This is a predicted structure of a 374-nucleotide RNA (Bacterial RNase P class A) from Flavisolibacter sp.
RNA sequence: ACUGCAAGCUGCGCUAUCGUCUUUCGCUAAUGGCGGAGGAAGGAAAGUCCGGACAGCACAGAGCAACGCACCGGUUAACAGCCGGCUUUUCCGCCUCAGGCGGAGAACGAGAAAGUGCCACAGAAAAUAACCACUCUGCCCCGGCAGAGAAAGGGUGAAAACGCGGUGUAAGAGACCACGGGCUUCUUUGGUAACAAAUUAGCGGGGUAAACCUUGCGUGCUGAAAUGCCAAAUAUACCAGUGACUGAGGGCUGCUCGCCCGAGCUGGGUGGGUAGGCAGAUAGAGGUGAGCAGCGAUGCUCAUCCCAGAUAAAUGAUAGCAGCUUUAUCGCUUGAUAAGGUCACAGAAUCCGGCUUACAGGCUUGCAGUUUUA
Repeated sequence: ACUGCAAGCUGCGCUAUCGUCUUUCGCUAAUGGCGGAGGAAGGAAAGUCCGGACAGCACAGAGCAACGCACCGGUUAACAGCCGGCUUUUCCGCCUCAGGCGGAGAACGAGAAAGUGCCACAGAAAAUAACCACUCUGCCCCGGCAGAGAAAGGGUGAAAACGCGGUGUAAGAGACCACGGGCUUCUUUGGUAACAAAUUAGCGGGGUAAACCUUGCGUGCUGAAAUGCCAAAUAUACCAGUGACUGAGGGCUGCUCGCCCGAGCUGGGUGGGUAGGCAGAUAGAGGUGAGCAGCGAUGCUCAUCCCAGAUAAAUGAUAGCAGCUUUAUCGCUUGAUAAGGUCACAGAAUCCGGCUUACAGGCUUGCAGUUUUA
């Protein structure tokens, strides 16, 4: 220097014209129109997985069921998130190699010593082990058969009944002993705690709870299409006036007659609530910067800013320049010219904190590899 991987940050600028949504001001012929000024998607707005705010409904008390969570401490409005630690475990290196120490990672990390189940293939056996080999006894007879013993050796497997060295024995075995490690337990010390170190007494129980289950803790249900408010037109409870042969009102009609229909008509107005509108709904666990506290997550203080609010759903289109990039030609070291692309993932819909997933290009850091130079 290049390439690859991982993590973090960033995420296509400017100008002009036309257009969309919205806030505010002014004018106006006013649910509108015109003009001025301002604002208009994201790091994930996505998936809707977890936690809250908020709203409505439900709610004496207790229990069961169902669901969720599960080492400890901190952080926070809250969390299955995040931060720090502990433990276990994987890989690498070293040592005095049963084991211990160091470094780098990973983990939904309560209980397998309450009970039940399951453990592929292989293997005799996957948990009341006995195939080969071993030992003893008997028989036939000189390697076979039968009975008994034992669980060390071989073999199988992901996993084989604590490891290692001895004692012991017919052969053997934690059967016994020393050391090492594991589990339960007593005590002390360190630590807020998980836990660690030492220590007392005992034990030998394979794994699996992301199988049932047990223990502890927690959870009322539904989600902005929640929910609250206002409310046309039409019909209507009710009230008043007027009218039913002394004919209201209506049709034919420009008007007056006339003809026909004929029990309603006119006004007010209740409740529910449709169309529609308003609130919820955008000043907030808010953004930016600085300082302080803390290993950190995070918190506190000060200064400053106001930063989308649509409702079938606006946030766009065209042109030019710049940038990036592809191809061709020239140059062949940077580069120049011409033509083309206009670019990743993706788009608010009550709001916020996380998690997960997608992502072209650029920048930074770390690791690995290759090449060159000193």
Source information
The coordinates come from a structure-prediction model, not an experiment, and the mean pLDDT is 77.